[in-house]
Molecule: c-di-GMP-I riboswitch aptamer
Organism: soil metagenome
RNA sequence: GAUAAAGGCAAACCCGGUAAAAGCCGGUGACGCAAAGCCAUGGGUCUAAGGUCAUUACAAUGACUAUGACUGCCAGGCCGCCGAA
Numbered sequence: 001g002a003u004a005a006a007g008g009c010a011a012a013c014c015c016g017g018u019a020a021a022a023g024c025c026g027g028u029g030a031c032g033c034a035a036a037g038c039c040a041u042g043g044g045u046c047u048a049a050g051g052u053c054a055u056u057a058c059a060a061u062g063a064c065u066a067u068g069a070c071u072g073c074c075a076g077g078c079c080g081c082c083g084a085a
Base pairs, nucleotide, nucleotide: 001082008033009032014027015026016025017024018023031072037078038077039076041075042074043073044070045069046068050065051064052063053062054061055060
C1' cells in the first nucleotide's frame, strides 16, 4: 500500500459439542480484513462460578469483585507474502 500478482483469514445466521456464563471448538457460510498471523504486556469491554456485603425467620433477590473471556476494541512486542506510485 496499487482496479497489481499469488495466495491467506473468515463476521453474522444455522447445526453439533463444551462452559456457570461471557465465550470457545467443529461443520456450514462470507460481513469484511495488508497482518482479521502470534503474544493477555498496558488500557478498554463482556461474564460473575466462587467470594464478600445488603435485604430476609428461611428461601430468594440485589450490588460489588476476575482467578474467566474478547487480539475481528485500541495500543505495544514478535514473525510474515508481493513490490507500482